């Protein structure tokens, strides 16, 4: 330098044929318990890697770039 895959919550990951961003764990609060753990209920937490484009509407489609990994030279 060429090609490919991945990038979404603190972590691990979903997200159908474009239509209000989710789960588990973790964190916090409450209940329960002598206490802890476990259990139950609830809450907070995201400019979906960046910038543009298409569209009434983009995590999703297109272009470029960035980071990581694989591969070819």
């Nucleotide at each position: 330098g060429g090609g490919g895959c991945u990038g979404u919550a603190g972590c691990u990951c979903a997200g159908g044929u474009g239509g209000u961003a989710g789960a588990g764990c973790a964190u916090c609060u409450g209940c329960c318990u002598u206490u802890u753990a476990a259990g139950c209920a609830g809450a907070g937490g995201g400019u979906c890697g960046a910038u543009g484009g298409u569209u009434c509407g983009a995590g999703u489609c297109c272009a470029u770039c960035c980071a990581g990994c694989c591969u070819c030279a």
The RNA shown here (transfer RNA) has 73 nucleotides and comes from a Chlorobiota bacterium.
It matches the Rfam family "tRNA".